This is a predicted structure of a 472-nucleotide part of an RNA (small-subunit ribosomal RNA, 3' major domain) from a termite gut metagenome. Its mean pLDDT, the model's own confidence on a scale to 100, is 85.
[in-house]
Context: one part of a larger RNA
RNA sequence: UGACGGGGACCCGCACAAGCGGUGGAUGAUGUGGAUUAAUUCGAUGCAACGCGAACAACCUUACCUACCCUUGACAUGUCCGGAACGGACCAGAGAUGGUCUGGUGCCUUCGGGAAUCGGAACACAGGUGCUGCAUGGCUGUCGUCAGCUCGUGUCGUGAGAUGUUGGGUUAAGUCCCGCAACGAGCGCAACCCUUGUCCUUAGUUGCUACUGCAAAGGGCACUCUAAGGAGACUGCCGGUGACAAACCGGAGGAAGGUGGGGAUGAUGUCAAGUCCUCAUGGCCCUUAUGGGUAGGGCUUCACACGUCAUACAAUGGUCGGUACAGAGGGUUGCGAAGCCGCGAGGUGGAGCCAAUCCCGGAAAGCCGAUCGUAGUCCGGAUUGGAGUCUGCAACUCGACUCCAUGAAGUCGGAAUCGCUAGUAAUCGCGGAUCAGCAUGUCGCGGUGAAUACGUUCCCGGGUCUUGUACA
Numbered sequence: 001u002g003a004c005g006g007g008g009a010c011c012c013g014c015a016c017a018a019g020c021g022g023u024g025g026a027u028g029a030u031g032u033g034g035a036u037u038a039a040u041u042c043g044a045u046g047c048a049a050c051g052c053g054a055a056c057a058a059c060c061u062u063a064c065c066u067a068c069c070c071u072u073g074a075c076a077u078g079u080c081c082g083g084a085a086c087g088g089a090c091c092a093g094a095g096a097u098g099g100u101c102u103g104g105u106g107c108c109u110u111c112g113g114g115a116a117u118c119g120g121a122a123c124a125c126a127g128g129u130g131c132u133g134c135a136u137g138g139c140u141g142u143c144g145u146c147a148g149c150u151c152g153u154g155u156c157g158u159g160a161g162a163u164g165u166u167g168g169g170u171u172a173a174g175u176c177c178c179g180c181a182a183c184g185a186g187c188g189c190a191a192c193c194c195u196u197g198u199c200c201u202u203a204g205u206u207g208c209u210a211c212u213g214c215a216a217a218g219g220g221c222a223c224u225c226u227a228a229g230g231a232g233a234c235u236g237c238c239g240g241u242g243a244c245a246a247a248c249c250g251g252a253g254g255a256a257g258g259u260g261g262g263g264a265u266g267a268u269g270u271c272a273a274g275u276c277c278u279c280a281u282g283g284c285c286c287u288u289a290u291g292g293g294u295a296g297g298g299c300u301u302c303a304c305a306c307g308u309c310a311u312a313c314a315a316u317g318g319u320c321g322g323u324a325c326a327g328a329g330g331g332u333u334g335c336g337a338a339g340c341c342g343c344g345a346g347g348u349g350g351a352g353c354c355a356a357u358c359c360c361g362g363a364a365a366g367c368c369g370a371u372c373g374u375a376g377u378c379c380g381g382a383u384u385g386g387a388g389u390c391u392g393c394a395a396c397u398c399g400a401c402u403c404c405a406u407g408a409a410g411u412c413g414g415a416a417u418c419g420c421u422a423g424u425a426a427u428c429g430c431g432g433a434u435c436a437g438c439a440u441g442u443c444g445c446g447g448u449g450a451a452u453a454c455g456u457u458c459c460c461g462g463g464u465c466u467u468g469u470a471c472a
Stems, first nucleotide, its partner, number of pairs: 001472002003469003007466007015456002019420005026311008034302002042053002064297007073125001077124002079121005086103007107114002127286002130284003136280002138275003141271001143269001148187006154163003167178003193263004198231007207221003211218002234257001237251005313413001317372007329360003334353002339348003379410001384405007426448007
């Protein structure tokens, strides 16, 4: 100087408390451990691994296993030889591949050949998701959006170092003020950026509609909206407290008030944290194989254990009928309307739309009625049987969905444990990416919309000062 303390002081955080809803019990989905297996590819492992890499494992993906094949190789550059390229048919085979037959002769040219492409030969070499993340770059997680981390000069100290950065206030903040052997500065904080909330101006189609109007059409751009520019919030004003400061408390005006809400933004460093399987890369290793191709299988197994979710156990509910209101997105190998067929998944059909125009597209909870009457039920929907639909060469291993039948566990969950402070929790549906198909995951969107916070004694984590130390 740090680190540590079941030392002290001060402060903060959904850290506790106060509340609301969960998890832990059930069934299912998914990931992991373990077990199994020819293989169940590999990685991630306290917080910070476990719906994680994977924004989609039927084949492919795919790295694993088995079998069958190739050896200058699936891919790159160089040398030589030959043929343009490219296409069709048949046979064997699981296919890779092997064999046979055949069509075809282009472009440039100084007629030597060349470009592109294919086949062959030999060799330099290719190739490796093989090892080492404890050799590395890059990227990422975490402490933590915590308020810290440093430097120059000066001063003090023999020196390591100290000072500044401590102190008194204050703040979300090393934020600001005052003081001070310090004076300044840098990286962080804040602001500048995006979005949302109010107003103004400009603009008016595909949007809107106070007008003529049932509608269409016409008229208009007032309103809504769209999207470009501006205004607006700064403790600016008033009162009080304070040290005449910084600031805090209250008020006015205002759409908004003290960082208005949300996002992006992550200092010096810590964990030899994670990743050699995104990529790059040192070293090592393989080179008729640890490289490459194909078919089939596996990653989907299942006495068990754990994590994360979905659905429930019901009446604030289930079912039936009627009826209302979004936002944000996506669409040409695409979205696909009306009509018709089917109980339905869906089929048919093909209008319109490269989209403020057309389509996906009927939002659901809600509201108005009806019924059920506390029951393993008109709750719950697992499981299983049967019949189908769609995608796709192909749904057996191993897809999703529909209909009929079946109707399991489950009556609110032990010890323990998680999230959340407002348009939040809870609850309700909708959309996107991935994608042929497949979403209870994930990323977004809006609808309805709470309760509680006395307080900081305690648990956890963090910051500042101080103290002790047989620690570095």